[in-house]
RNA sequence: GCCCCCAUGGUCUAGAGGUUAGGACACAGCCCUUUCAAGGCUAUAACUCGGGUUCGAGUCCCGAUGGGGGCACCA
Numbered sequence: 001g002c003c004c005c006c007a008u009g010g011u012c013u014a015g016a017g018g019u020u021a022g023g024a025c026a027c028a029g030c031c032c033u034u035u036c037a038a039g040g041c042u043a044u045a046a047c048u049c050g051g052g053u054u055c056g057a058g059u060c061c062c063g064a065u066g067g068g069g070g071c072a073c074c075a
Stems, first nucleotide, its partner, number of pairs: 001071007010025004018055001028042004048064005
């Protein structure tokens, strides 16, 4: 330098045009318990950024940024 893949709460992730953006763990509150743990219930919290397409974009397209991988170059 070229190509490919990935980016969603604090963490791990599902969702691939119309979802209230779902789940697990963690955190917080409540219940249970003599107490703790375990268990049950509840609540908070997320689509990397900029454009485009579309009636409608987390989802499709382009670019940027960051991360990972492959190839090439290395006088």